RNA sequence: GUAGUAGGCGGGUUUGUCGCUGGCGAAAGUCAGAGGAAAGUCCGGGCAACACAGGGCGCUGUGCUUCCUAACGGGAAGUUGUUCGUGAGAGCAAACGAUUGUAGAAGAAAAUAACCGCCCGUUUUACGGGUAAGGGUGAGAAGGCGGGGUAAGAGCCCACCAUCUUGGUGGUGACAUCAAGAGUUGUACAAGUCACAGGUUGCAAAAUCAAAUAUACCGACGCAGUAGGGUGGCCCGUCCGAUGUCGGGGGGUAGAUUGCUCGAAACACGUGGUGACGCGUGUUCUAGAUAAAUGACAAACAUCUGCUUUUGGGCAGAUACAGAACUCGGCUUAUACGCCUACUACUUUU
Numbered sequence: 001g002u003a004g005u006a007g008g009c010g011g012g013u014u015u016g017u018c019g020c021u022g023g024c025g026a027a028a029g030u031c032a033g034a035g036g037a038a039a040g041u042c043c044g045g046g047c048a049a050c051a052c053a054g055g056g057c058g059c060u061g062u063g064c065u066u067c068c069u070a071a072c073g074g075g076a077a078g079u080u081g082u083u084c085g086u087g088a089g090a091g092c093a094a095a096c097g098a099u100u101g102u103a104g105a106a107g108a109a110a111a112u113a114a115c116c117g118c119c120c121g122u123u124u125u126a127c128g129g130g131u132a133a134g135g136g137u138g139a140g141a142a143g144g145c146g147g148g149g150u151a152a153g154a155g156c157c158c159a160c161c162a163u164c165u166u167g168g169u170g171g172u173g174a175c176a177u178c179a180a181g182a183g184u185u186g187u188a189c190a191a192g193u194c195a196c197a198g199g200u201u202g203c204a205a206a207a208u209c210a211a212a213u214a215u216a217c218c219g220a221c222g223c224a225g226u227a228g229g230g231u232g233g234c235c236c237g238u239c240c241g242a243u244g245u246c247g248g249g250g251g252g253u254a255g256a257u258u259g260c261u262c263g264a265a266a267c268a269c270g271u272g273g274u275g276a277c278g279c280g281u282g283u284u285c286u287a288g289a290u291a292a293a294u295g296a297c298a299a300a301c302a303u304c305u306g307c308u309u310u311u312g313g314g315c316a317g318a319u320a321c322a323g324a325a326c327u328c329g330g331c332u333u334a335u336a337c338g339c340c341u342a343c344u345a346c347u348u349u350u
Base pairs, nucleotide, nucleotide: 001346002345003344004343005342006341007340008339009338010337012301013300014299015298016297017296018295020033021032022031023030024029035321039332040331042330043329044328045327046326047202048201049200050199059198060197061196062195063194064078065077066076067075068074079094080093081092082091083090084089095193096192099191100190101189102188103187115135116134117131118130119129120128121127122126143161144160146158147157148156162184163182164181165180166179167178168177169176170175206258207257208256209255215250217248218247219246220245221244228240229239230238231237265284266283267282268281269280270279271278272277302319303318304317305316306315307314308313
């Protein structure tokens, strides 16, 4: 220098004019006014209403270890295996394994394997026996490799590696490593078991105040104990009993207020920790709308790209993704352009 890997940061600035939302103010005016993701609404908290004696089964989710945290399916630091990359690195998987089940096609055989081949025998184009070294099928074929051994072979025997068991050492742990012993052992998935978590709905939750109109209920006056109704076959009797006006009054609608922005807050410094993160001190208050403000125009500057150039510059274009609605921590996704740190590969020069 080129190409990359991991992590992080910024993400236009200033001025003027005219507006919008909120606070303060009598007014003039003055102060404040979107984001790193405000997005998707995927996960987890706070908060609210409703539900809820206690226990068990079931259901759903998560699932290596240790830690962080209010909590999490998030994060940090690690372990083992596997895949990709020359590499820096990246992705995926991983609780347990006692028991049970399933595994198409291919193949002789998918777990007490003989199709070909090999070896032996016989009554020799065949049959019987032995054999898992070789071939073929398959995702997977009875640990791997070398030697011994054998009729041919075989953990049948031996060394090394792998596996399992026991013990030691290191580590908080996942695990690593060493020694001894055991001839040991197919793979995948599911059921099952264990641990932890999970009531439902979301601020349009929810609470308070409360017009107009209608009105449950109550009172006064009046019609009036009238009309009407119940009882009864009918009458008497008996029981209930309006329609109106005025006043009170509960629930509740419009509307208003609260919830609402001071909070696991932000920033700076110090400090503990490999880190996520914790602790201490100091300073600051930083949108709160409700059909929903945070804008428009002009000028200058900045950055990038292209063209031109007398290398000073000039001209033209571009400046992303997006946009609060109770709030916080994560995850995921989008993002023009620029910057920083560590590292890798290749190349050049010294």
Overview
Predicted 3D model of a 350-nucleotide RNA (Bacterial RNase P class A) from a Paludibacteraceae bacterium. A source record names the gene rnpB. The prediction has a mean pLDDT of 75. The model forms 94% of the base pairs in the Rfam consensus.